Overview: The RNA shown here (Bacterial RNase P class A) has 333 nucleotides. The prediction has a mean pLDDT of 77. It was read from a public genome assembly, where an Rfam model found it. Of the family's consensus pairs, 96% are formed in the model. Its Rfam family is "Bacterial RNase P class A". By type it is a ribozyme. Rfam links the family to the GO terms ribonuclease P activity, dimeric ribonuclease P complex and tRNA processing. About the family: Ribonuclease P (RNase P) is a ubiquitous endoribonuclease, found in archaea, bacteria and eukarya as well as chloroplasts and mitochondria.
[in-house]
C1' cells in the first nucleotide's frame, strides 16, 4: 500500500430573541434516544384465590457460571467454514416405536444387480463403471479366490463402549474391546427442565338494600376439579385526581473475578405530557463534503436514523462520520 476481520466510543458546540410543558412559578430551575423503533423474549408492578391441583397445549435443549429473570450475557468444549485474524452453531435421544427420503437409480431399509467380473443350461460376486443430497465403517499393501469381498493379516484413520490420567464439567489424551447394513427429531415421539391468565385503556373505585348459594351464569382462559361471587333494585361516580416516575437508577474510586458480574465507600437527582410540551429564527465556530489554487489557505455547502407515553434488563432492525486492535499478501529499509 491492497484486501479482510474484530472492537469500543461519539451522535455537533456557544450566544441572543420568541414560544411550549412541569416544578417549591413575575425574576429562578429542569425538559428525548442510542436506538425513545419493532413489541420478539424476560422481570417488576396491578387485578383475578398471598395463584391452587390433574389432563391438554406450549417453551427451552453442549458444559460451567452471571442475573430479579430470560429464549439474554460471559468463559470454555465439540462440529463446520476460512491460509489467517476470525465466523456460524436448537449442539439431549435414531441398537423404543411411527412417518418421510422427490427425480434418477438394480436397490433409499426392502429386497436385491443395469453395465461389469467369474462360472456357464439354473448360479456366484459387490471389487470397477453408472444414479443420487445420501448406497452396507475405511485407505494403502499383502494373502486369499473360479471371480471377489475387512473374508483374513500388517500399518494408518473413523465411530461406540470400558479403563486410566487431566479437568468442577462439556470434553481431551493414552490403552483396550467391539464394528450393530443409512439419513432425518426447528416431523410425530421419548427424556430432562420449565410456563396460571390479563396488561397502566392494569388498577385505586363503588356504597346500601333484597333474594340465593340446587341448577344456570360470572370471575376464568382449552378442559375437569377446587375456590369465590347479585347477575336484581336504589344512589353515587367518569374530559378530573392518584397510579406517574427515586429506580434491580446514574457517575467516580478501590477490592474480588479471565470475563459476564459483584462488594464497599463517596457523590448526583436526571422529562412526566394526555391529543399529547421538549420547538423556531438569526449570528459565530467545528466534524464532514464540493470547488479553486499559493498545499494550507480561501469560497460554497453544512447533519444520518429517528423522537418518550407505567418502569426496567435484553434481543433484533434502521443509521452518520471518525478512531483503534489484529490477520493475509505485496514493496522498501
Nucleotide at each position: 500500500g491492497u484486501g479482510g476481520u474484530c472492537c469500543g466510543a461519539a451522535a455537533g458546540g456557544c450566544a441572543a430573541c420568541c414560544g411550549c410543558u412541569g416544578g417549591u412559578u413575575u425574576u429562578c430551575c429542569a425538559g428525548a434516544g442510542g436506538a425513545a423503533a419493532g413489541u420478539c423474549c424476560g422481570g417488576g408492578c396491578a387485578g383475578c384465590a398471598u395463584a391452587g391441583g390433574g389432563c391438554a397445549c406450549g417453551g427451552u435443549g453442549g458444559u460451567c457460571g452471571c442475573u430479579a429473570a430470560c429464549g439474554g450475557c460471559g468463559a470454555c468444549c465439540g462440529u463446520u467454514c476460512g491460509c489467517a485474524a476470525g465466523a456460524a452453531u436448537a449442539g439431549g435421544g435414531a441398537a423404543a416405536g411411527u412417518a418421510c427420503c422427490a427425480c434418477a437409480g438394480a436397490a433409499a431399509c426392502a429386497a436385491u444387480a443395469c453395465c461389469g467380473c467369474c462360472a456357464u443350461u439354473u448360479g456366484g460376486c459387490a471389487a470397477g463403471g453408472g444414479u443420487g443430497a445420501a448406497a452396507a465403517g475405511u485407505g494403502u499393501g499383502a494373502g486369499g479366490u473360479a471371480a471377489g469381498a475387512g473374508c483374513u493379516c500388517a500399518c494408518g484413520g473413523c465411530g461406540u463402549g470400558c479403563u486410566a490420567u487431566a479437568g468442577u464439567g462439556a470434553u481431551a489424551u493414552a490403552g483396550u474391546a467391539c464394528g450393530g447394513a443409512g439419513g432425518c427429531a426447528a416431523a410425530c415421539c421419548c427424556c430432562a427442565c420449565u410456563g396460571g391468565c390479563u396488561g397502566c385503556a392494569a388498577g385505586g373505585a363503588g356504597u346500601g338494600c333484597u333474594a340465593g348459594u340446587a341448577a344456570a351464569c360470572c370471575u376464568u382462559g382449552g378442559u375437569c376439579c377446587g375456590a369465590g361471587g347479585a347477575u336484581g333494585c336504589a344512589c353515587g361516580c367518569u374530559c378530573a385526581c392518584c397510579g406517574c416516575u427515586u429506580g434491580a437508577a446514574c457517575c467516580c474510586u478501590a477490592g474480588a473475578g479471565c470475563a459476564a458480574u459483584u462488594u464497599a465507600g463517596g457523590g448526583u437527582c436526571u422529562a412526566g405530557a394526555u391529543a399529547g410540551a421538549u420547538g423556531g429564527u438569526u449570528g459565530c465556530c467545528c466534524a464532514g463534503c464540493u470547488g479553486a489554487u499559493u498545499u494550507a489557505u480561501c469560497a460554497g455547502u453544512g447533519g444520518a436514523c429517528a423522537a418518550a407515553a407505567c418502569c426496567c434488563g435484553g434481543c433484533u432492525u434502521a443509521u452518520u462520520g471518525a478512531g483503534g486492535g489484529c490477520c493475509a499478501c505485496u514493496a522498501a529499509g